The prediction has a mean pLDDT of 83. Predicted 3D model of a 71-nucleotide RNA (transfer RNA) from a Caldisericia bacterium. RNAcentral holds the sequence, with entries from ENA.
[in-house]
RNA sequence: GCGGGUGUGGUUCAAUGGCAGAAUAUCAGAUUCCCAAUCUGAUGACGGCGGUUCGAUUCCGCUUACCCGCU
Numbered sequence: 001g002c003g004g005g006u007g008u009g010g011u012u013c014a015a016u017g018g019c020a021g022a023a024u025a026u027c028a029g030a031u032u033c034c035c036a037a038u039c040u041g042a043u044g045a046c047g048g049c050g051g052u053u054c055g056a057u058u059c060c061g062c063u064u065a066c067c068c069g070c071u
Stems, first nucleotide, its partner, number of pairs: 001070007010024004018054001026042005047063005
């Protein structure tokens, strides 16, 4: 330099164009003499820019980070 793949809460993963979910973590409460465990609730995310579309995490282009291959 060329080609391919991946990017979603702090972390690990879903969601095949129509309200972004789960687990875990964090915080608050209940339970307990205290802690742990358990239960309830809350907070928090689609890598960035642009395009297509009534509507984009999803489709397209560019870009960025990482991974793999070729040279």